[in-house]
RNA sequence: AGGGGUAUGGUUUAAAGGUAGAAUAGCGGUCUCCAAAACCGUUUGUGUGGGUUCGAUUCCUACUACCCCUG
Numbered sequence: 001a002g003g004g005g006u007a008u009g010g011u012u013u014a015a016a017g018g019u020a021g022a023a024u025a026g027c028g029g030u031c032u033c034c035a036a037a038a039c040c041g042u043u044u045g046u047g048u049g050g051g052u053u054c055g056a057u058u059c060c061u062a063c064u065a066c067c068c069c070u071g
Base pairs, nucleotide, nucleotide: 001070002069003068004067005066006065007064010024011023012022013021018054025043026042027041028040029039030038047063048062049061050060051059
């Protein structure tokens, strides 16, 4: 320099056009002599800027960060 991939709660990970779900973690409660475990409830998320669309995590585009390949 060229090509490709990834980016979603604190962490891990689904959703391939129709109001983003789970696990784990945090907080509160039930239970317990206490704690753990279990159960119930609850909080937190689409990397950034544009475009297409009635509607974008999803399609297009540029950028940013990280990873891989070629030379």
This is a predicted structure of a 71-nucleotide RNA (transfer RNA) from an uncultured Bacilli bacterium. The sequence was found in a public genome assembly. Its mean pLDDT, the model's own confidence on a scale to 100, is 80. Rfam family: tRNA. The family's RNA type in Rfam is transfer RNA.